[in-house]
RNA sequence: AGCCGGCUGGCGCCUAAUCCCGAUCACUCGGGAGCCGGGGACCCACCUCCCUGGGGUGAAUCCGACCUCGUGUCGGUAGGGCAACUCCACCGCCCGAACCCGUCAGCUAACCCGGUAGGCGAGAUGGAGAGGACAC
Repeated sequence: AGCCGGCUGGCGCCUAAUCCCGAUCACUCGGGAGCCGGGGACCCACCUCCCUGGGGUGAAUCCGACCUCGUGUCGGUAGGGCAACUCCACCGCCCGAACCCGUCAGCUAACCCGGUAGGCGAGAUGGAGAGGACAC
């Protein structure tokens, strides 16, 4: 100096998923704030039947080809993300999943219910604006 692995701390990334208080020896439980999601009137909108019911969270939808026909493989795509305050431009890189409700839900004030997990480690350049520190 490089490679692999472990522990701790700091700083950051995706995301709503952060912070505070109390109880407990601890495990853990409870509460609050902030953020997020669902249900739910008038008005408006939609109004039937069948088929393969319908709906929600999320950026994650759609198309094509192949095939061992599977919750498969490959390519593309709507859309989404990328390190030190924010925005714009341009190039580059990455994702484009998964899960839930259970025949039921349009919007929706009041009102009601719920979540606050998990996974990670790097992008440069140019411009504009904001803010801070130091020195005199």